About this RNA
Two RNAs folded together computationally: RNase P RNA and transfer RNA, 439 nucleotides in total.
RNA sequence: CGAGUCGGUCGGGUAGUCGCUCGUACUUUGUGCGAGAGGAAAGUCCGGACUCCAUAGGGCAGGGUGGCCGCUAACGGCGGCCCGCUGUGAGGCGGGGAAAGUGCAACAGAAAGUAGACCGCCCGGCGUCUUGACGCCGGGUAAGGGUGAAACGGUGAGGUAAGAGCUCACCAGGCUGGCCGGUAACGGCCGGUGCUAUGUAAACCCCACCUGGAGCAAGACCGAAUAGGGGGACGGGUGGCCCGCCCCAAGUCCCCGGGUCAAGGUCGCAAGAGUCGGCGGGCAACUGUCGGCCCAGAUGAAUGGCUGCCGUCCCAGGCUCGUCCUGGGGGACAGAAUCCGGCUUAGAGGCCGACUCGCACA
RNA sequence: CGGGACGUAGCGCAGUUUGGUAGCGCACCUGAAUGGGGUUCAGGGGGCCGGAGGUUCAAAUCCUCUCGUCCCGACCA
Numbered sequence: 001c002g003a004g005u006c007g008g009u010c011g012g013g014u015a016g017u018c019g020c021u022c023g024u025a026c027u028u029u030g031u032g033c034g035a036g037a038g039g040a041a042a043g044u045c046c047g048g049a050c051u052c053c054a055u056a057g058g059g060c061a062g063g064g065u066g067g068c069c070g071c072u073a074a075c076g077g078c079g080g081c082c083c084g085c086u087g088u089g090a091g092g093c094g095g096g097g098a099a100a101g102u103g104c105a106a107c108a109g110a111a112a113g114u115a116g117a118c119c120g121c122c123c124g125g126c127g128u129c130u131u132g133a134c135g136c137c138g139g140g141u142a143a144g145g146g147u148g149a150a151a152c153g154g155u156g157a158g159g160u161a162a163g164a165g166c167u168c169a170c171c172a173g174g175c176u177g178g179c180c181g182g183u184a185a186c187g188g189c190c191g192g193u194g195c196u197a198u199g200u201a202a203a204c205c206c207c208a209c210c211u212g213g214a215g216c217a218a219g220a221c222c223g224a225a226u227a228g229g230g231g232g233a234c235g236g237g238u239g240g241c242c243c244g245c246c247c248c249a250a251g252u253c254c255c256c257g258g259g260u261c262a263a264g265g266u267c268g269c270a271a272g273a274g275u276c277g278g279c280g281g282g283c284a285a286c287u288g289u290c291g292g293c294c295c296a297g298a299u300g301a302a303u304g305g306c307u308g309c310c311g312u313c314c315c316a317g318g319c320u321c322g323u324c325c326u327g328g329g330g331g332a333c334a335g336a337a338u339c340c341g342g343c344u345u346a347g348a349g350g351c352c353g354a355c356u357c358g359c360a361c362a
Numbered sequence: 363c364g365g366g367a368c369g370u371a372g373c374g375c376a377g378u379u380u381g382g383u384a385g386c387g388c389a390c391c392u393g394a395a396u397g398g399g400g401u402u403c404a405g406g407g408g409g410c411c412g413g414a415g416g417u418u419c420a421a422a423u424c425c426u427c428u429c430g431u432c433c434c435g436a437c438c439a
Base pairs, nucleotide, nucleotide: 001358002357003356004355005354006353007352008351009350010349012310013309014308015307016306017305018304020036021035022034023033024032025031026030038333042344043343045342046341047340048339049338050215051214052213053212057243058242059241060240062211063210064209065208066207067081068080069079070078071077082095083094084093085092086091096206097205101204102203103200104199105198118145119144120141121140122139123138124137125136126135127134128133129132153171154170155169156168157167158166172196173195174193175192176191177190178189179188180187181186219267220266221265222264229256230255231254232253233252234251235247236246237245258438259437260436274293275292276291277290278289279288280287281286312330313329314328315327316326317325318324319322363435364434365433366432367431368430369429372388373387374386375385382419390406391405392404393403394402395401412428413427414426415425416424
C1' cells in the first nucleotide's frame, strides 16, 4: 500500500421564530421558567418484575431446552473452556442418545438394512466343434463393473478353484480394562478384542433439567344511566383431565335483551435488577462499595415546521494546486404507550481499537 | 396495546396430520358438431406453493427469521 476478520461507538451541532405535551410558580385562564424518543422505541421470539385467580399444591397429559463450568432476578441470553466441520489465516458454523425400541429411505438398481448374484470371475456336469471357447444346467464368490444421496471399514501381503477380516501387518473407528491431568465436558499414555455397527430424533421416542393459567383492555377505587327482564346450565374460581384448596346454599356462570357522546375520571404509571465516575474482586460475563445525577409520561394519543450559520458526504467549475474557493444536491432505518434483561430483524453516512493474509522497502 | 388464524394456477379451494411425480372446479387455448353464437364432446397449456435461510439423499409439508392479509378483545348492570 492492497485485501480481509472481529469488536466498540456516533446517529448532526447551534441560533432565531411559530407551535405541541407535561411539570411548576405567579396568577387567573394566560404568561414566565424547566423537561420532552431510540439503538433499535420495531418483530412480539424468549425470560422476569407486577396484578388477579390458593401462599400456585400432587399426579397424568402437553410444551420447552440440550457439550461442560460459571454469570444472572430469570432465560432458548451472555462469558470462559471442550469437541467436530470449515477457511492459507485473523476467524466462522454446529453440539445429549441411532450398539433401548418403532417408523421411513421415493426414483433408479439384481439387491436398501435380518443385505444382495444383473454383468463379470471361478468350479462341476452335459452338448457343439479347429483342446479353449460358445450354449444350457447346478453351485461358489461381494475382489472388479454398473445403479444410487447411501451398497455393510481402507491399503498391502498371505491364502484360495475364484474370493472374502478367512489370516497377518499398518491405518481409521467402536467396545472394553487400567493409570495420569482437569471441578467437569474432555485430553494423554499403556493394554485387550476382527467387533466394523448406514442415514434420519428441526420422525415417534428414550434420558436429564425446566414449566399452573391469564395478561396493565391485568387489577383497585369513584361515578352517570338502565329492566338485575327473559332463556339455559348446576356448580364457579381453573387454563386439557383427575385430586386437593377456596367461595357459596343461595347464588354463580353462559346466551339474548338493556344502558352509557359518562365508551368517563383517579390510581396502577415513572427512583429503577436505573445511569455516570472512582476504587476493590474476577481471564471474562458479572459483582461489592463510595460519591454524583433525576433522565418523556400522552390516552385519537405531545416530542414538530420554517430560516440563517457551521460541520459532513457527493457532483460540476475555478485557479496563486490548498485536502483551497464558488455553485448545486444528499443526509438512512424508524418512532415510546406497565416496566426491565436479552435475541432477531431494518439501517444513509462516518469514527475508533485489536488482529490476519499478500506485495514492496528498511 | 394484547391475543389468534391464513397465504398453493387468473379466481375459489384440496394436498401439510404420517416429507418422496402438485391436484380439483370455474376460467383460458385448440379441434369437432352449427349458417354463426351459446351449449355439448374430445384434447391441451398454465405453479416452482408469499419471501429468505436451515435440517434432510429429498421440503408445499419440519425448524428459524421476515413480508402481507384477515379476525377477536370497551365499561356498567